Predicted 3D model of an 83-nucleotide RNA (c-di-GMP-I riboswitch aptamer). The model forms 95% of the base pairs in the Rfam consensus. It was read from a public genome assembly, where an Rfam model found it.
[in-house]
RNA sequence: UUCUCGAAACGGCAAACCCUGAGUAAUCAGGGGACGCAAAGCCAACGCUCCGCAGAUAUCUUGCGGAGGGCAGGGCUACCGAA
Numbered sequence: 001u002u003c004u005c006g007a008a009a010c011g012g013c014a015a016a017c018c019c020u021g022a023g024u025a026a027u028c029a030g031g032g033g034a035c036g037c038a039a040a041g042c043c044a045a046c047g048c049u050c051c052g053c054a055g056a057u058a059u060c061u062u063g064c065g066g067a068g069g070g071c072a073g074g075g076c077u078a079c080c081g082a083a
Stems, first nucleotide, its partner, number of pairs: 005081002012037002017032006035070001041076003047071001048068007
């Protein structure tokens, strides 16, 4: 120095819930709040889940549009340095 890894420290993020606003909805944004997180940083063509519309129809599958990365896997990048 690099890879793996994750003790400590400095810092970081922020679930549920509440308030305000946006949306038909899934859900999102801001504020409060901390359950957790070593990538809970970024990406989203694939898978998965969810919502809306349409079509079929008895519960599914197809098409179109949307939402979720704190969903598995993947791509890119990064702080610290014990074992």